[in-house]
Context: one part of a larger RNA
């Protein structure tokens, strides 16, 4: 100087407390461990692994296993030889296929000094080489997690100290903040904080089509004429600064209350992550040193596996019901996506869906709401709760749903009556609850990323638990 203390002082955080909804019990989904297996590819491991890499394993993916094949190779560059079109398509034979082998159709490459000269493509030969998701993240770059959006981390000069170092950065106040004020052997500065950026909330101006409709006509309908007031959508400005008032404070920084205001003291949300820590994670995104394989640890194909199942754990979904279930009826969104696409509507089907098909490369057309509301039934029961499991018959995608997809109808109707110890999230348009969209994607999610609808309770307070910051103290630790 640090680190540590079941030392001290001060402060903060959904850290506790106060609330609210859960998890832990059940069934299922999903990830992991374990076990099994020819293989169940690999990585991730307290917090910071476990709905994680995977924004989507039937084939492919795929790295694993079995079998069958190839060896200058699936891919790149160079040398030599041959062909001139290459290619595309069709039909055979053998085979699980890769592949091997045969027949046919189409077209007859570009430049040119007309020299098979140059380019281009294909085939062949040998060799340089290719190739490796093989090892090492404890050889590395890059990227990422965490402490933590915590308020810290440093430097120059000066001063003090023999020196390691100290000072500044400590002290008195204050703040979300090393934020600001005052003081001070310090005076300044840098990286962080804040602001500058995006978005939401208000107003004005401008622009009105595909958007909107107050006035005038018109219509089944903003449909048409007309208009751009309003809504809305772009663009450009304004607006919030403790600016004003009162109190308080040290006459400071600030704090408390008030006025005005759409918004008030950081207005809400986001992006933004200092010096560093964990030899943290990743050699399977990519790049890369070294090591290793080279008729195989490379490459291709078919089939299987990653989907196994006594069990254990994590994360979720659905429930156990009457604040509910069922039936009928009836409103109101936003984000976003759409051509190998979104599909209105009509018809058929109990339905998944099928057939026909308007419109729309979209503020124009389409995808397109549910909870809520109204009426009726159920009356506390393993039920008109709950939906697992299983049977039968189908639908869709796709060469192909056996291993191993999603959905529909009928039948079946398991556990479950609110969950032990323990434990998680959340402070407001939040929790809870309700649906909707998107990426990936042929098809497939209860996951992920977003969107809006309805919409609470509680916070006395900082004694205690956890984590963090500052000062101080002890130490046989570095």
């Nucleotide at each position: 100087u640090g680190a540590c203390g079941g030392g001290g002082a001060c402060c903060c955080g959904c850290a506790c407390a106060a609330g609210c909804a859960g998890u832990g019990g059940a069934g299922c989904a999903u990830g992991u461990g374990g076990u099994u297996u020819a293989a169940u590819u690999c990585g991730a491991a307290g917090a910071u692994a476990c709905g994680c890499g995977c924004a989507g394993a039937a084939c492919c993916u795929u790295a694993c296993c079995a079998a069958c094949a190839c060896u200058u190779g699936a891919c790149a560059u160079g040398u030599c030889c041959g062909u001139c079109g290459c290619g595309a398509c069709u039909c055979g034979u053998a085979g699980a296929g890769a592949u091997a082998u045969g027949a046919g159709u189409u077209u007859u490459c570009g430049g040119u000094u007309c020299g098979g000269c140059c380019g281009g493509a294909c085939g062949g030969a040998a060799c340089a080489c290719a190739g490796g998701u093989g090892c090492u993240g404890c050889a590395u770059g890059g990227c990422u997690g965490u402490c933590g959006u915590c308020a810290g981390c440093u430097c120059g000069u000066g001063u003090c100290g023999u020196g390691a170092g100290a000072u500044g950065u400590u002290g008195g106040g204050u703040u979300a903040a090393g934020u600001c004020c005052c003081g001070c052997a310090a005076c300044g500065a840098g990286c962080g904080c804040a602001a500058c950026c995006c978005u939401c909330a208000c107003u004005u101006u401008u622009a009105g089509u595909u958007g909107c409709c107050a006035u005038c006509a018109u219509u089944u309908a903003g449909u048409u004429g007309g208009g751009c007031a309003c809504u809305c959508u772009g663009a450009a400005a304004g607006a919030a600064c403790u600016g004003c008032c009162a109190g308080u404070g040290a006459u400071a920084a600030g704090c408390u209350g008030g006025a005005g205001g759409a918004a008030g003291g950081u207005g809400g949300g986001g992006a933004u992550g200092a010096c560093g820590u964990c030899a943290a994670g990743u050699c399977c995104u990519c790049a890369u040193g070294g090591c290793c394989c080279u008729u195989a640890c490379g490459u291709g194909u078919u089939g299987g596996g990653c989907u196994a199942c006594a069990c254990a754990c994590g994360u979720g979904c659905u429930a156990c019901a009457a604040u509910g279930g069922c039936a009928u009826u009836u409103a109101c969104a936003a984000u976003a996506g759409g051509a190998a696409g979104c599909a209105a509507g009509a018809u058929g089907g109990c339905g998944a869906c099928a057939u026909c098909a308007a419109g729309c490369a979209a503020a124009u057309c389409c995808u397109a709401a549910a909870a809520a509301g109204a009426u009726g039934c159920c009356u506390c029961a393993g039920u008109u709760c709950g939906g697992a499991u299983u049977g039968u018959a189908c639908u869709c995608u796709g060469c192909a749903a056996c291993u191993c997809g999603a959905g529909u109808a009928c039948a079946u109707g398991a556990a479950g009556c609110u969950g032990g110890a323990a434990u998680u999230a959340c402070u407001a348009g939040u929790a809870a609850u309700c649906g909707c969209g998107g990426a990936u994607c042929a098809g497939c999610g209860c996951g992920c990323c977003g969107c809006g609808g309805u919409g609470a309770a509680u916070a006395c307070g900082u004694u205690c638990c956890c984590g963090g910051g500052u000062c101080u103290u002890g130490u046989a630790c570095a």
The part of an RNA shown here (small-subunit ribosomal RNA, 3' major domain) has 478 nucleotides and comes from an uncultured bacterium.
It matches the Rfam family "Bacterial small subunit ribosomal RNA".
RNAcentral holds the full RNA, with entries from ENA and Greengenes.
Its mean pLDDT, the model's own confidence on a scale to 100, is 82.